[in-house]
RNA sequence: GUCUCAUCAAGAACGACCGAGGGAACAGGCCCGAUGACGUCGUGGCAACCGGACUCCUCCUCGCGAGGGGUCGCCCUGGUGCCAACUCCUGCUCCACUUCACGUGGGGACAGAUGAGAG
Numbered sequence: 001g002u003c004u005c006a007u008c009a010a011g012a013a014c015g016a017c018c019g020a021g022g023g024a025a026c027a028g029g030c031c032c033g034a035u036g037a038c039g040u041c042g043u044g045g046c047a048a049c050c051g052g053a054c055u056c057c058u059c060c061u062c063g064c065g066a067g068g069g070g071u072c073g074c075c076c077u078g079g080u081g082c083c084a085a086c087u088c089c090u091g092c093u094c095c096a097c098u099u100c101a102c103g104u105g106g107g108g109a110c111a112g113a114u115g116a117g118a119g
């Protein structure tokens, strides 16, 4: 980097260094930024995808084996992730509010992010 599945309206910050851009890409908005953003490192935290613990149900080739539900983050220094703004918003399409335009709300698609799995 490719494919599959799940989730994306909640949540969580300080310090040091750096130094001008940054918010994925293109466009338009709107924001953040020398009262120092972005980034890197340290520490702290959030969440609970994987893993773990406990518990209940079902099935069986009965092995505490397989599948499913629930609870727990004082859950082992566990593996990732995340800690401005809904994935910051819109861009394509469908529906409703109106007959059109503008606009608003909702569904979907595309793209993206994260996790788990596959080749």
Base pairs, nucleotide, nucleotide: 002118003117004116005115006114007113008112013043014042015041016040017039021032022031023030026091027090028089029088044083045082046081049079050078051075052072053071054070055069056068057067058066059065087111092108093107094106095105096104097103
SAM riboswitch aptamer (S box leader) from Salinibacter altiplanensis, 119 nucleotides, folded computationally. Its mean pLDDT, the model's own confidence on a scale to 100, is 83.